[in-house]
Predicted 3D model of a 486-nucleotide part of an RNA (small-subunit ribosomal RNA, 3' major domain) from Chaetophoropsis cf. attenuata FACHB-2291. The organism belongs to Chaetophoropsis, within Eukaryota. It is recorded under the gene name rrs. The coordinates come from a structure-prediction model, not an experiment, and the mean pLDDT is 83. It matches the Rfam family "Bacterial small subunit ribosomal RNA". Gene Ontology terms of the family: ribosome and structural constituent of ribosome.
Context: one part of a larger RNA
């Protein structure tokens, strides 16, 4: 100097308390442990491993495992020879082995035919470009170790207010002041004061969305008329997207040396207006050799490569993280209404027709403010159900059918018919949330043939309670003391 303390003092976070939903129970979905198994690839393990890498494992993927096969090798770069490419058959689970048919493209020279010459046609020989076979060999190849050799990139403490430098000055010296101290602030923000007087990384601004207005433009949009697939018009309005104004404690009052505080007015918005990006020095020998890179090490007829099948999908059990529910603030039937992000050409596919349905035919329109996905739900009005394991709840099983897709056995999703399990609101304990939030309702995307999404990224639509206050639990920051720790 630091840590550390069940030492003190000050402050501060959904940290606790005041609330609202939930987790812990049940049924399923998904990950992990274990356990099984010829293999259930693998990494990731308190917070900060467990719907995470994985923004999608039927083959492929794929790294596992069982069997068949290859040795210059699926890939590259270099030598030498031959052959264009590329279809067809048989054998084989396929890889992969035989066999047949084939002979191309540019250039440069030579011959020959045609034509006055240029130039065309053919033919032959070289050499070149892709690609393809074969042979030797230098080499290729490794999802095979080591994140405790490394890069890069990432989580965490933490969007905490912190960490530091020059010079001075004290101290022999580690080292201190500066950075304590009185205030104040989301903040080492600012003020004062002070042997300190400056800087830098951080805080905060700059940046992107949202929230008012003004201006500019205006088509597929708005609006207006009409012979309403369509057309003329317009530039108020909404909207769309460039440009700019707007908020600064500026203004009143109180209060205080001062930074600022607390009230108000005028405003779309008021004291950081809301949200986003954006992470100091550092600490965890945190995490990634399997996303890339890479040192060293090992493997090289094999730890490489290609193939068919199986596995990653197993199942006494144990844990998390979710879905839907346990009903009447429901559930079913019927009618009525409001949105926003998105996407879309091997692409989304209206309308009509079939079918109870998932779906299927048939084709408009759309390279999209034009056309489609697209009917938002919750909600509102009727109407039925009446408290029950039910018209609650759907998990299981069993037909029948549809889709993708070379193929759904293992092992897809989807419909319909029938079955109709646990479950009556959860023990110890445990989470998130302070406002357009929680909570509740639905739509969009991304990966994708499909599709295990109940994720995971966004989008809207309805819309709460509650904070006395800082005793105590948990994290943090500043001073201060204590020590036999470094």
């Nucleotide at each position: 100097u630091g840590a550390c303390g069940g030492g003190g003092g000050c402050c501060c976070g959904c940290a606790c308390a005041a609330g609202c939903c939930g987790u812990g129970g049940a049924u399923u979905a998904u990950g992990u442990g274990g356990u099984u198994u010829a293999a259930u690839a693998u990494g990731a393990u308190g917070c900060a491993a467990c719907c995470c890498g994985u923004u999608g494992a039927a083959c492929c993927u794929u790294a596992c495992c069982a069997g068949g096969a290859u040795u210059u090798g699926a890939c590259a770069u270099g030598u030498c020879a031959g052959a264009a490419a590329c279809u067809c058959c048989c054998a084989g689970a396929g890889a992969u082995g035989g066999g047949a048919g084939g002979u191309g493209c540019c250039a440069a020279u030579u011959c020959u035919u045609u034509u006055a010459u240029u130039a065309a046609a053919g033919a032959a020989u070289u050499g070149g470009a892709a690609u393809c076979u074969g042979a030797a060999c230098a080499c290729a190849g490794g999802u095979g170790g080591u994140g405790c050799a490394c890069g890069g990139c990432u989580g965490u403490c933490g969007u905490c207010a912190g960490c530091u430098c020059g010079u001075g000055a004290u101290g022999u010296g580690a080292a201190u002041u500066a950075u304590u101290g009185g205030g104040u602030u989301c903040a080492g923000u600012c003020c004062c004061g002070c042997a300190a007087c400056g800087a830098g990384c951080g805080c905060a601004a700059c940046c992107c969305u949202c929230g008012u207005c003004c201006u500019u433009a205006g088509u597929u949009a708005c609006c207006a008329c009409u012979u309403u697939u369509a057309g003329u018009g317009g530039g108020u309005c909404u909207c769309u997207a460039g440009g700019g104004a707007g908020a600064c404690u500026g203004c009143c009052g109180g209060u205080g040396u001062a930074a600022g505080c607390c009230g108000g007015a005028g405003g779309a918005a008021g004291g950081u207006g809301a949200g986003g990006a954006c992470g100091a020095c550092g600490u965890c020998a945190a995490g990634u050799c399997a996303g890339c890179a890479u040192g060293c090490c090992c493997c090289u007829u094999a730890u490489a490569u290609c193939c068919u099948g199986g596995g990653c999908u197993a199942c006494a059990c144990a844990c998390g993280u979710a879905a839907u529910a346990c009903a009447a603030u429901g559930g079913c039937c019927g009618g009525g209404a409001c949105a926003a992000u998105g996407a879309g050409a091997u692409g989304c596919g209206a309308c009509c027709c079939c079918g109870c349905g998932a779906g299927g035919g048939c084709c408009a329109g759309c390279u999209a403010a034009c056309c489609u996905c697209a009917c938002a739900a919750a909600c509102c009005c009727g109407g039925c159900c009446u408290c029950a394991g039910u018209u609650c709840g759907g998990a299981u099983c069993g037909u029948a059918g549809g889709c993708u897709g070379c193929a759904a056995c293992u092992c897809g999703c989807c419909u319909a018919c029938g079955u109709g399990a646990a479950g009556u609101c959860g023990g110890a304990a445990u989470g998130g949330c302070u406002a357009g939030u929680a909570a509740u309702c639905g739509c969009c995307g991304g990966u994708c043939a499909g599709c295990u999404a109940u994720a995971c990224g966004g989008c809207g639509g309805u819309g709460a309670a509650u904070a006395c206050g800082u005793u105590c639990c948990c994290g943090g920051g500043c001073c201060u003391u204590g020590u036999a720790c470094a």